FMN riboswitch aptamer (RFN element) from Motilibacter peucedani, 127 nucleotides, folded computationally.
Taxonomically the source falls in Motilibacter (Bacteria, Actinomycetota, Motilibacterales, Motilibacteraceae).
Its mean pLDDT, the model's own confidence on a scale to 100, is 79.
[in-house]
RNA sequence: GCGUGCCCCGGGGUCGGUGCAAUUCCGAACCGGCGGUGACAGUCCGCGACCCGGCCGCAGCCAGCGGCCGGUUGACCCGGUGCAACUCCGGGACCGACGGUGAGAGUCCGGACGGGAGGCGGCACGC
Numbered sequence: 001g002c003g004u005g006c007c008c009c010g011g012g013g014u015c016g017g018u019g020c021a022a023u024u025c026c027g028a029a030c031c032g033g034c035g036g037u038g039a040c041a042g043u044c045c046g047c048g049a050c051c052c053g054g055c056c057g058c059a060g061c062c063a064g065c066g067g068c069c070g071g072u073u074g075a076c077c078c079g080g081u082g083c084a085a086c087u088c089c090g091g092g093a094c095c096g097a098c099g100g101u102g103a104g105a106g107u108c109c110g111g112a113c114g115g116g117a118g119g120c121g122g123c124a125c126g127c
Base pairs, nucleotide, nucleotide: 001127002126003125004124005123006122007121008118014028015027016026017025029107030106031096032095033047034046035045036044042094043093051071052070053069054068055067056066057065058064076092077091078090079089080088098110099109100108
């Protein structure tokens, strides 16, 4: 250095208001996976998660689980510095799966002690 196996790998609801009832509404608050990019990114380019579909395998059927492939998939501007920044600094914005709930959820509960991109990372074995 290469290969295989294992390990690891997501943050955030507090106060007040209304109400019979809300961490779900209103006011304020808080959070930001992974790779890339000339310089640091929730909002750029991609990936993953969630959701949908097809095929295959296991299963007597169903349900379910697994593999592969495909689809879907949110949101940013202004000024400054600089050779270079939609990434930094200043200011003002915006976004956030599905199911549940006495009332609508990025933050509560659940699938999930799951899956997962990925990692100049850790451990072991082999070459």